[in-house]
């Protein structure tokens, strides 16, 4: 000091409910607590979610295709960082 992950002080907090904010996806706050050694940070590469506006199909509504843009970091990589210390 690195892999690794038993134990212990903590920590974080899914589904679900309330408000509050977004067109949505979703996010924030409080409850709650499935799970989590990076479930701490980051959209670079993959993935997936979502389209109010745009564009297209239609004479037109309806409805539906794409898509700029926006979102998950608790999907999976890859950058940064980090508390403890048993075996090994």
């Nucleotide at each position: 000091c690195c892999c690794c992950g038993a134990a212990a002080c903590g920590g974080c907090a899914a589904a679900c409910c309330u408000g509050c904010c977004g067109a949505a996806a979703g996010g924030c706050a409080g409850g709650g607590g499935c799970g989590c050694a990076a479930a701490g940070c980051u959209a670079c590469g993959g993935g997936u979610c979502u389209a109010a506006g745009g564009c297209c199909c239609u004479c037109a509504c309806c409805g539906g295709g794409c898509u700029a843009g926006g979102g998950c970091g608790g999907c999976c990589g890859g950058g940064c960082u980090c508390c403890c210390g048993a075996a090994g």
The RNA shown here (c-di-GMP-I-GGC riboswitch aptamer) has 88 nucleotides and comes from an Acetobacteraceae bacterium.